[in-house]
Molecule: small-subunit ribosomal RNA
Organism: uncultured cyanobacterium
């Protein structure tokens, strides 16, 4: 952007086209092809003026049924297109010329008789013509020629018409030839009447058209021959064009006309509405035998998604036939049907904001539907009504199907008319509800798992509009088959390499012709269409007039630069010569030493050998190891090299014989002999086959040892084939530079072969230049980057090969080869959106470099074994309320669950609520007392008269009542705030400007040192900046100043010996303000940063600690701490209450404490603290209990009093290694205390009980110094419950750290990488189990096809004895016809073989998806 369409929804008119794409399936019924009495003879009717007129119409007869109207099955072909040619015919029509005389006999119809159901049909008898015959005539024709052959038709109205014959013409057919005309090589070889001549025969006509001989030809790689598909064309849609697709309507050709054969008439047909045969199939039948032929218009059935009315009329145009009227004429003009498609108009137009109601949405403010509606005024296309009222009609008249249509005019009213799809991105258009990976959307990407612009539904908006979405197909964009206009190192793509045919491509010159080419004329390219102009329908759609290009053929003049062709010439490509030259080139023979295994013999002795560690293996029958001699193959250290040489494969010891090709120097020879190369040829690495040989060593397959979950590997002992030779196969490798090959152009530097030249030299190096390899970096250009860059993947020319998404799959089938193994060649159906390339950035690595951390190591003490304690998982239970869950959850939320807390569970009762606010009534508030209950809760009764006031009333509290509402620890932590944890105090994470890169992105940031540090310093296409490091913060260590109670006491007094008292301000201390520390000095070292080491110093290199956590990450935790959106309950998921539970207990796990003793326990004795608390309180003193406590009662609102005793410590004594004078779990009986209440379910104390357990598998923690470890204190919560927890406080106080190789985490540059959820990733492959398609099957069954053989209809041609019959004849010969017999031919048809092609198939292969 288009359709002959179809399918959802919709639907108001008019014009103008246009409708079976499928089953060339089958058809009821009706029409479509007749017509002429002016050819003919009956027959009927009608009329008559009886003389005839007139009219129907079977039959003979003429013209016409070969047009006109449908299909598109066949058809790859002279069938179409287009140009051109000669050997024809042409009815009716035109022109011209001639010409029609004499005769003859039938057969229909009809008249008689007869078969049959019918259809039809036989005998007989009778007739006319323009039907039919015979003679005459004769321009024609035929024949070299004599000669032969050979026509007619009337009619009447007297004037046309018809009739024969020739000659032209136009018109129509019919042959012939050049070009084009679709796909498949997994079709490669077809062809016997074939290709050709003579003869014969046929045709309207040329011709193997057909027949006989004779020759063997003839198509094919430029694609024959099969195979599929298919009507060609003008055109048509599309595309900028070149193209692609497709051939409906209109128009030209051409096939066909139930299938299949054949003919006859005829001017024409092998004949859609003729004829004969044969087949299916249908109808009719009396069963004996006959009809049919919608792919003509209507129409019916079936078939599809899916295409009209059994309509009107010859009024036009056009056709048959006629003299003419006329008749016929489903050609044709019309009309109904269908939005099928184009073209056009209407569904109103202009005001109209209180921006109306109602919808929708919302921040509740308002926005949007929306000037939309209402309402004013206006109009009449359209619509209904009512009057007129054509053209189209030529041919003076008569003729209109269409039509009372088109068109005018009038009334009358906004009156009768709007859908349809989409609204995530492409692609114009948003938001509410609803749904919860369901339902469902989807053209590609994708959407739906509680806030969906993607579903469904609603408002709204977008676009289009009588339409508007899908689907179907075409082209297009697509440069995604690249002619115009593509690639091919790595994305798909260079054949392994060479030789070389066909074919393409090809150096300088002169000349000639004129094939390609460039140009002029002609002639065709039918009409329509397409384009331009113009005209006609109110316009447009449609139509009508006139125009015109390109472009194709063909013919005919001309040019001659270029290709091409002849002809000649040339020397630069190309090639030989002549002289040198290097070389693991090939090929064959001959030699040679190392090293190795054997073998023999000597020495010698107990192990070799192997490995990561071992075994198996060899050795006392002497092995390894050592000496000496033999013997075998096989393979050539060192030299050696990004080094030669070869086409590639490939080639390595020497030396010798043959032999390929390279270069370099010269310029002497031929003179384009060149370049590439389809089909074909050679060559071709290992491996592997074949035969013979040969076999040291290595070594598939094997057997053993080992390694392992297993190990049909990887390491080890052994070892057959192979590996070597000869002679043939195989024909492939990542056969790689993943780079075809030739030519020529286009900066250089630097290494290396090899040649010759110069320059130097005696001369060999050295330097120079120059031809050839070869390798590396690199300009310009090239490239998606990567990278390539004179050896190009740049820049140009030829000529081959290849590629066209990814998996199926280099696979199935076919076919060549091959001894097999297998190679070549090579698809399809499914199927999936991708696959793939190069790069970045991360993450990762049993990669690598470097560095850090209690990470490992060195140490120390622990858990992991016991009993308890407490959390946690299971379990159980009416509940065990809920949450956290690897390090980062389990002595965590809880800094303290007997009730309360409590969210849980039973059970009782209440409903505006146990809590806010608001409204209405009442009543002060409040407080006590009885009674029922478990209590909540209800009954019931008594006290009580308060504050402010402007006197209305008001404020607080109560109770009742109605409603908005309250109220949730209900759900989502993956809707959220806000806090936390955690990588991690790790040292990183970023920006802006500037360069670089197509671009992600990159530099900075990266490197060289150094730090704890991205800390500095130096470099440097980077230069600055920010959050982070680090420092200010707050604590501890010293000093100082200031101040001196409650705190201190050096000296001084006093003292009841206590800092108690005066008194002091020194000192401890308190607490406030300053001071110190900064690599600042000195050596050393560095370029500097720093670093090492010393000196002051209280303290030294961050002097210890804390507080402080960058960009992020984990969808980490937390809706039950608090807030908050959705949503979810509301006489219950809320509130209240009593009682229970959270405290269960077969187990598991984590985290503490005591403990297992002598570095101890147990008894006296005695020394020292610090950080805190305390009036509902901490409590001295003192009494009284064995104790927990009771009593009593002093001080403190706290540097003043109390808690408060510190504890390890130390000093004595005792115990003697033992389940104990360790250890304390349980249990029991009597208590204290807290509290309404200690049963479930508290903590204490005294008595008595005296349990495991004697230092703890595997594995794990924690600490680097005042630090582990070890001792006790204090406080939060708090009636009461904690030395076990947790947060701080002090006391005593160690031991190691060679080092960074390993474990574990980090950090930084690097490298791979198919990861990007990012290794807890990706991801291969059996099994298993569904579904799909497909290969290969014993075989079935079906199409079409070629051979071959029977048999053979009809009809053609040919022969023919008999029959019948016409002409002629005196008679005979004679020329015919028909019937019937045979011969050729040959449709169906039967047999038998073959090819191909679909279908199916028991069982099997792989192969896709899940």
């Nucleotide at each position: 952007g288009a359709u002959g369409a179809a399918c959802g929804c919709u639907g108001g008119c008019g014009g103008c086209g246009u409708g079976c794409u499928u089953a060339a399936c089958a058809c009821a019924u009706g029409c479509a092809a007749g017509u002429c009495g002016a050819a003919c003879g009956a027959a009927c009717c009608c009329u008559u003026u009886c003389g005839g007129g007139g009219g129907u119409g079977a039959g003979u007869g003429g013209c016409g049924g070969a047009c006109g109207g449908g299909u598109g099955a066949g058809u790859a072909a002279c069938g179409c297109g287009u140009g051109a040619g000669g050997a024809u015919c042409u009815g009716c029509c035109u022109a011209c010329a001639g010409g029609a005389u004499g005769g003859g006999g039938a057969c229909a119809a009809c008249g008689g008789g007869g078969a049959g159901a019918a259809a039809u049909u036989c005998c007989u008898g009778c007739u006319a013509a323009a039907a039919c015959c015979c003679a005459a005539u004769g321009u024609g024709c035929c024949g070299a020629g004599a000669g032969g052959u050979g026509a007619a038709a009337u009619a009447u109205u007297u004037a046309u018409a018809g009739c024969c014959u020739g000659u032209a013409g136009a018109u129509g057919a019919g042959c012939u030839c050049g070009c084009g005309u679709c796909u498949g090589a997994u079709u490669a070889g077809c062809u016997a009447g074939u290709u050709g001549g003579u003869g014969g025969g046929g045709u309207a006509a040329g011709a193997g058209c057909u027949u006989a001989c004779c020759a063997a030809g003839g198509c094919g790689a430029c694609g024959a021959u099969c195979a599929g598909u298919a009507g060609c064309u003008g055109g048509u849609c599309u595309g900028a064009g070149a193209g692609g697709a497709c051939g409906a309507u209109c128009a030209g050709c051409c096939a066909c006309a139930c299938u299949g054969g054949g003919a006859c008439u005829g001017a024409g047909a092998c004949a859609c509405g003729g004829c004969c045969c044969a087949g299916a199939c249908u109808c009719c039948u009396a069963c004996g035998g006959g009809a049919g032929g919608c792919a003509g218009c209507a129409g019916u059935g079936g078939g599809g998604a899916a295409u009209u009315u059994u309509c009107c009329g010859c009024a036009a145009u056009g056709g048959g036939c006629g003299a003419g009227a006329g008749c016929c004429u489903g050609a044709c003009g019309g009309a109904g049907c269908a939005a099928c498609g184009c073209c056009g108009c209407g569904u109103g137009a202009g005001g109209g904001a209180g921006g109306a109601a109602g919808g929708c949405c919302u921040g509740u403010g308002g926005g949007u539907u929306g000037u939309a509606a209402a309402c004013c005024u206006c109009u009449u296309u359209u619509c209904u009504c009512a009057g007129g009222g054509a053209a189209g009609a030529a041919g003076u008249u008569c003729u209109g199907a269409c039509g009372g249509u088109a068109c005018c005019u009038g009334a009358g009213g906004a009156a009768u008319c709007a859908g349809c799809a989409u609204c995530g991105g492409c692609u114009a258009a948003c938001u509410c509800c609803g749904u919860g990976c369901c339902a469902g959307c989807a053209g590609c990407c994708g959407c739906g798992g509680u806030a969906a612009g993607a579903c469904g539904g609603a408002g709204g908006a977008u676009g289009c509009a009588a339409g508007c979405g899908u689907u179907a197909u075409c082209c297009g964009g697509a440069a995604u088959u690249a002619u115009u206009g593509g690639g091919c190192g790595u994305a798909a793509a260079g054949c392994g390499u060479c030789c070389g045919u066909a074919g393409g491509u090809g150096g300088u010159u002169a000349c000639a012709a004129a094939a390609g080419u460039c140009u002029g004329u002609u002639g065709u390219u039918a009409a329509a269409g397409c384009c331009c102009a113009c005209a006609g329908c109110u316009c447009a759609a449609c139509u009508g007039u006139g125009g015109a290009u390109c472009g194709g053929c063909a013919a005919u003049g001309g040019a001659a630069a270029c290709u091409g062709u002849g002809u000649g010439a040339c020397u630069u490509g190309a090639g030989u010569g002549u002289g040198g030259u290097a070389g693991g080139g090939g090929u064959a023979g001959a030699g040679g030493g190392a090293a190795u295994u054997c073998c023999u013999a000597g020495u010698g002795u107990a192990g070799c050998g192997g490995u990561g560690a071992a075994a198996u293996g060899c050795g006392u029958a002497g092995a390894u190891a050592u000496u000496a001699g033999g013997a075998a193959g096989a393979a050539c250290a060192c030299c050696a090299g990004u080094g030669g040489c070869g086409a590639a494969g490939g080639c390595g010891c020497u030396c010798u014989a043959c032999u390929g090709g390279g270069c370099c120097a010269u310029a002497a020879c031929u003179g384009a002999c060149a370049c590439u190369g389809a089909u074909g040829g050679a060559c071709g690495a290992a491996a592997g086959c074949u035969a013979g040989g040969g076999g040291a060593g290595c070594g598939a397959a094997a057997g053993g040892g080992a390694u392992u979950a297993g190990a049909u590997a990887c390491c080890c002992c052994u070892g057959u084939a192979g590996u070597c030779c000869u002679a043939g196969c195989u024909g492939u490798a990542a056969a790689c530079g993943a780079u075809g090959g030739a030519c020529a152009c286009u900066a250089g530097g630097u290494g290396u072969u090899g040649g010759c030249c110069g320059u130097a030299u005696c001369g060999a190096c050295c330097c120079g230049g120059u031809c050839a390899g070869u390798a590396u970096c690199g300009a310009a250009g090239c490239a998606a980057a990567c990278g390539c860059g004179u050896u190009a993947a740049g820049u140009g020319u030829c000529c081959c090969g290849c590629c066209u998404g990814g998996g199926g799959a280099g696979u199935a089938c076919g076919c060549a080869c091959g001894c097999a193994a297998g190679u070549g060649u090579g698809a399809a159906a499914c199927u999936c959106a991708a696959a793939g390339g190069a790069a970045u950035u991360g993450a990762c690595g049993g990669g690598g470099g470097c560095c850090c951390g209690c990470a490992c190591a060195a140490g120390c003490g622990g858990u992991g074994g016991a009993g308890u304690a407490u959390g946690u998982g299971g379990u159980u239970u009416a509940a065990u309320u809920c949450g956290a869950u690897g390090c980062a959850a389990c002595g965590c939320g809880a800094a303290g669950a007997a009730c309360c807390u409590u969210a849980c569970c039973a059970g009782g009762g209440a409903u505006u609520g146990a809590c806010a606010u608001c409204c209405u009534a009442c009543g002060a508030a409040u407080c006590c007392u009885c009674u029922u209950g478990a209590a909540a809760g209800g009954g019931a009764g008594g006290a009580g008269u308060g504050c402010c006031u402007u006197c209305g009333g008001g404020a607080g509290c109560g109770u009742a009542g109605a409603g908005a509402c309250a109220g949730g620890u209900g759900g989502u932590g993956c809707a959220u705030g806000g806090c936390u944890g955690u990588c991690g105090u790790c040292a990183g994470c970023u920006c802006g400007u500037g360069u670089c890169g197509u671009g992600a992105g990159a530099u900075g940031u990266u490197g060289g040192g150094u730090u704890a540090a991205g800390u500095c310093c130096c470099g440097c296409a980077a230069c600055g900046a920010g959050c982070g490091c680090a420092a200010c913060c707050c604590u501890u260590g010293c000093u100082a100043u200031u101040a001196g109670u409650u705190a201190c006491c050096a000296g001084c007094a006093c003292u009841u010996c206590g800092g108690g008292u005066g008194g002091g301000a020194a000192c401890u201390c308190u607490a406030a303000u300053a001071g110190g520390a900064c690599u600042g000095c000195c050596u050393g070292u560095g370029a500097a940063a720093g670093c090492a080491g010393g000196a002051g110093g209280a303290a030294g290199g961050c002097g210890g600690g804390g507080a402080u956590g960058a960009c992020g990450u984990c969808u980490a935790g937390u809706c039950a701490g608090c807030a908050u959106g959705g949503u979810c309950c509301u006489u219950a998921c809320g509130a209240c209450c009593u009682g229970g539970g959270c405290u269960a207990c077969a187990c598991a796990c984590g985290u503490g404490c005591u403990a297992c003793a002598a570095u101890g326990g147990c008894a006296g004795g005695u020394a020292u603290a610090a950080c805190g608390c305390g009036u509902c309180g901490c409590c001295a003193a003192c009494c009284u209990g064995c104790g927990a406590a009771g009593g009593u009662g002093c001080g403190c609102u706290a540097a003043u009093c109390g808690c408060u005793a510190a504890a390890a410590g130390c000093c004595u004594g005792u115990c003697c290694c033992a389940g104990u004078u360790c250890a304390g779990a349980u249990u029991g009986u009597a208590g204290u205390c807290u509290g309404c209440a200690a049963c479930u379910c508290g903590a204490c104390u005294a008595c008595a009980u005296g349990a495991a357990g004697u230092u703890g598998g595997a594995a794990u923690c924690g600490c680097u110094a005042g630090u582990a470890a070890u001792c006790g204190c204090a406080g939060a919560u708090c009636a009461g419950c904690a030395c076990u927890g947790c947060u701080g406080c002090g006391g005593u106080g160690a031991a190691u750290a060679c080092g960074u190789u390993c474990c574990c985490g980090g950090g930084u540059c690097u490298u791979g990488u198919a990861c990007a959820c990012a290794c807890c990733g990706c991801c291969c492959g059996u099994c298993a189990a569904a579904c799909c398609a497909u290969g290969g099957g014993a075989g079935u069954a079906a199409g079409u096809u070629g051979c071959a053989c029977c048999c053979a209809a009809a009809g053609a041609c040919g022969c023919a004895a008999c029959g019948c019959u016409g002409c002629g004849c005196c008679a005979a010969u004679g020329c015919g016809g028909c019937u019937u017999g045979u011969g050729u031919u040959u449709a169906a048809g039967g047999u038998g073989u073959g090819g191909c092609u679909c279908a199916u198939g028991a069982c099997u292969g792989g192969g896709g998806u899940u």